The RNA shown here (Bacterial RNase P class A) has 304 nucleotides and comes from Candidatus Sutterella merdavium. It matches the Rfam family "Bacterial RNase P class A". About the family: Ribonuclease P (RNase P) is a ubiquitous endoribonuclease, found in archaea, bacteria and eukarya as well as chloroplasts and mitochondria. The gene name in the source record is rnpB. The organism belongs to Sutterella, within Bacteria. Model confidence (mean pLDDT): 78 of 100. Of the family's consensus pairs, 97% are formed in the model.
RNA sequence: AAAGGCGAGCGGACGAUCGUCGGCGGGCAACCGCGGGAGGAAAGUCCGGACUCCGCAGGGCGCCGUAGCAGGUAACACCUGUCCGCCGUGAGGCGCGGAUUAGAGCAACAGAGACGAGCCGACUUCGGGUCGGGUGAAACGGGCAAUCUCUACGGGGAGCAACAUCAAAUAGGCGGCCAACGGAUCGGCCCGAUCCGGCCGCGGGUAGAUGGCUUGAGGCGUUGCGCGAGCAACGUCCUAGAUGAAUGAUCGUCACCCGGGACUUUGCCGGGAACAUAAUCCGGCUUACAGCUCGGCUUUUGCG
Numbered sequence: 001a002a003a004g005g006c007g008a009g010c011g012g013a014c015g016a017u018c019g020u021c022g023g024c025g026g027g028c029a030a031c032c033g034c035g036g037g038a039g040g041a042a043a044g045u046c047c048g049g050a051c052u053c054c055g056c057a058g059g060g061c062g063c064c065g066u067a068g069c070a071g072g073u074a075a076c077a078c079c080u081g082u083c084c085g086c087c088g089u090g091a092g093g094c095g096c097g098g099a100u101u102a103g104a105g106c107a108a109c110a111g112a113g114a115c116g117a118g119c120c121g122a123c124u125u126c127g128g129g130u131c132g133g134g135u136g137a138a139a140c141g142g143g144c145a146a147u148c149u150c151u152a153c154g155g156g157g158a159g160c161a162a163c164a165u166c167a168a169a170u171a172g173g174c175g176g177c178c179a180a181c182g183g184a185u186c187g188g189c190c191c192g193a194u195c196c197g198g199c200c201g202c203g204g205g206u207a208g209a210u211g212g213c214u215u216g217a218g219g220c221g222u223u224g225c226g227c228g229a230g231c232a233a234c235g236u237c238c239u240a241g242a243u244g245a246a247u248g249a250u251c252g253u254c255a256c257c258c259g260g261g262a263c264u265u266u267g268c269c270g271g272g273a274a275c276a277u278a279a280u281c282c283g284g285c286u287u288a289c290a291g292c293u294c295g296g297c298u299u300u301u302g303c304g
Base pairs, nucleotide, nucleotide: 001300002299003298004297006295007294008293009292010291012254013253014252015251016250017249018248020037021036023034024033025032026031039275043286044285046284047283048282049281050280051159052158053157054156058191059190060189061188063155064154065153066152067151068082069081070080071079072078083097084095085094086093087092098150099149103148104147105144106143119133120132121131122130123129124128163211164210165209166208173202174201175200176199177198178197182196183195184194185193218237219236220235221234222233223232224231225230256272257271258270259269260268
């Protein structure tokens, strides 16, 4: 210097004016003041939960998921370390990682035949058996379980449109069916338990407000422990809660990138800026991303 591999981060900032949503304070009110207001993935809805409700979330089966070993975590199919296997010169990356004497199933061509069938030759006690040859990767043996399955472990269901409270309105409407040997509840089935009703059709009213709603398995910093993922202690901070859905618009300056020009005081001109916009919340995974920044590590080449 080039190429690669791993990890982390930015992806705009400041000011003015106007507008908008929440909070706090003042004010009878109009309104005024102060502070705050979209992400690293908010996407996918693929996992795991917190929380809410459904009998008490019970037992069994079915069904689903995971799969070396040891840890982390609230938990996980996630993360870390390590063993093994494969890929790579390497740094590293990937994982389909228990079980083939419990039982099934699948496999092109060649070959008579690919799990018990059986061609050619020789021997023979002529029932059949023994040995050799040919085809093929494999012929009294293997491969595949990311085929079914078995083993071990784990798993109730539904979801903030969960749910709770208040208010309002209507027609406490009409008809039919099953009814205790019945019906309903728990995604399916059985047992058990609880309750006394359950289902279908026609017709009518309402679909509004409040809570849930953001202080949390939270962020940041320091120190200690640990190979690490992380854990602990101390300190500090409060950083959206909208509801047909706010978080914005304009101007100026600066920062970043590209091109031109200038030129070693570098002041100029033009252009650009990705993926994409919260809706109960959190931990992951996967996918998308213009342009950059930082830190180690590996290989190659050149010079000393």